């Protein structure tokens, strides 16, 4: 300098090829315990890297852009 993957909640990762953002785990809370852990119920948390377009509608599709990993040269 080309190609290609990947980037979503504190972590780890989905999201069925455009139709409501989700799961474990971590954190709060309430039961259970003499307490604790663990176990059961609940609850809070996100402008899906950052911008732009298409469309009624975008995590998904374009464009352009930053970072990380890989391959040719």
């Nucleotide at each position: 300098g080309c190609c290609g993957a990947c980037a979503u909640a504190g972590c780890u990762c989905a999201a069925u090829u455009g139709g409501u953002a989700g799961a474990g785990c971590a954190c709060c809370g309430c039961a259970c315990u003499u307490g604790u852990a663990a176990u059961g119920c609940g609850g809070g948390g996100g402008u899906u890297g950052a911008g732009g377009g298409u469309u009624c509608g975008a995590g998904u599709c374009c464009c352009a852009u930053u970072g990380u990993c890989g391959g040719c040269u």